[in-house]
Context: one part of a larger RNA
RNA sequence: GGAUCCUUAAGGAACUCGGCAAAAAAGCUACCCGUAACUUUGGGAGAUGGGUUGCCUACAAAGCUGCAAGGCAUUGUAGGUCGAAGCGAAAGUUUGCUGGUCGACUGUUUAUCAAAAACACAGGUCCGUGCGAAACCGAAAGGUGCGGUAUACGGGCUGACGCCUGUCCAGUGCCGGUAAGUUAACGGGAUGGGUUGUUUCGAGCAAUCGAAAUGGCCUUGAACCAAAGCUCCGGUGAACGACGGCUUUAACUAUAAGAGUCCGAAGGUAGCGAAGUUCCUUGUCUGGUAAGUUCAGACGCGCACGAAAGGCGUCACGAGCUAGCAACUGUCUUGAGGAUUCACUCG
Numbered sequence: 001g002g003a004u005c006c007u008u009a010a011g012g013a014a015c016u017c018g019g020c021a022a023a024a025a026a027g028c029u030a031c032c033c034g035u036a037a038c039u040u041u042g043g044g045a046g047a048u049g050g051g052u053u054g055c056c057u058a059c060a061a062a063g064c065u066g067c068a069a070g071g072c073a074u075u076g077u078a079g080g081u082c083g084a085a086g087c088g089a090a091a092g093u094u095u096g097c098u099g100g101u102c103g104a105c106u107g108u109u110u111a112u113c114a115a116a117a118a119c120a121c122a123g124g125u126c127c128g129u130g131c132g133a134a135a136c137c138g139a140a141a142g143g144u145g146c147g148g149u150a151u152a153c154g155g156g157c158u159g160a161c162g163c164c165u166g167u168c169c170a171g172u173g174c175c176g177g178u179a180a181g182u183u184a185a186c187g188g189g190a191u192g193g194g195u196u197g198u199u200u201c202g203a204g205c206a207a208u209c210g211a212a213a214u215g216g217c218c219u220u221g222a223a224c225c226a227a228a229g230c231u232c233c234g235g236u237g238a239a240c241g242a243c244g245g246c247u248u249u250a251a252c253u254a255u256a257a258g259a260g261u262c263c264g265a266a267g268g269u270a271g272c273g274a275a276g277u278u279c280c281u282u283g284u285c286u287g288g289u290a291a292g293u294u295c296a297g298a299c300g301c302g303c304a305c306g307a308a309a310g311g312c313g314u315c316a317c318g319a320g321c322u323a324g325c326a327a328c329u330g331u332c333u334u335g336a337g338g339a340u341u342c343a344c345u346c347g
Stems, first nucleotide, its partner, number of pairs: 001342008010333002014331001019328001030052004038043001040160001054081008063072003082086001095326007102318002107119002123158007135144003161313004166243003171240002173236005180231003187224001192219012244262005271305001272302001283299005
C1' cells in the first nucleotide's frame, strides 16, 4: 500500500452527477392505544404516532388431566421489588413522510453491460370469416384452425377506470357501382406476297416467255367480336394520412373582437402546454433555500402538443425517473486508532 471489518471528539450531506456506500429504525406473525389527505369504499394502513414487556406476593377466572389429593398449561386485576438496561445474551431485520412524471395493476424482457416509461394485460374499436370458413404450414396428399361454428375463429390499432374522442374523402388505400372510353389471348378473315398445277389466248421453228381464268400449298394478317383491370361515378378516418398565409383596424400607448385578400380537401375543436415535446432559454412571475440551470404552481408568440401512432385526469401499485423534509450517519470538514489477510523481510 491492497482486500474485508470495527471504533471515532465537534459538526451532520458541507460529499457527490446523485445520500452512491454506510448508518439509523425495527425484531422469530408479541401485546395495548391510536391512525390523515385521498379513494374505484376494497383500500390508503403495520399509515404516521404513543405505550407495555423482568422478578415476587395476593386475589380472581376458566381449560386439560386425574376416583381423589393433586398435576399441567393460560389469562386478568392489585400491591411490592432490583438494575443504566427486563423480547436484558445469540439468532432472526419493512427507515418514515411529502410533491411531481411515466406506466393502471400482478406479470414479461436484451442467458453473458439495459428490468424500464419497453412487451404483455383485462377492457375498447375496426376489418375479415357461413364452415370443405377466413388465416396459416405443405409441389401434393394432408394438417393446424377444430372434434370449435359469428357470445366462434383470424388479423390491425389502442391499452384498467372516469370525462371524452373535433374538421377534411382533394391525394393514397379499401368497399360498392358500371352507361361510356381504353384493353389480352381466342374467334374472325379483308388484303398483299411466294410457290405449284390445269385451261384458253398471244409471240416463237422449237425450247420457252407473257396475259387471263380456275385449283392446291405456304405466308401476311385489316375490319369486327372480346373479361377483369384502369379511366369514370359514389362511399369510407378507432383506413395511410392532413388539419394555412399576408395586410389592416378601437379617442395615450399596446393589443385586436372585427375587416380585406390569397391559397386550400379542410385550415387544429375540447383538453393540455418552456412538457420525457421549448431552439432562443437559467423564458417571465410566484413558492420553497441565506443563496435553487433542477423542483412545484402559474403564464402562452406550442422553433416543432393534441384527441384510440388516442387527449386529459385518476385511487391503488413500482428494485422506474425526479424534487424536497425528518431521522441518521467517517459521504464530507479531516483525519486517527484497531483487527484479520495479502503484499514485504527472514527461514
The part of an RNA shown here (large-subunit ribosomal RNA, domain IV) has 347 nucleotides and comes from a Patescibacteria group bacterium. The full RNA is in RNAcentral, with records from ENA. The source organism's lineage runs through Bacteria and Bacteria candidate phyla. Model confidence (mean pLDDT): 84 of 100. Rfam family: Bacterial large subunit ribosomal RNA. Its family is annotated with ribosome and structural constituent of ribosome in the Gene Ontology.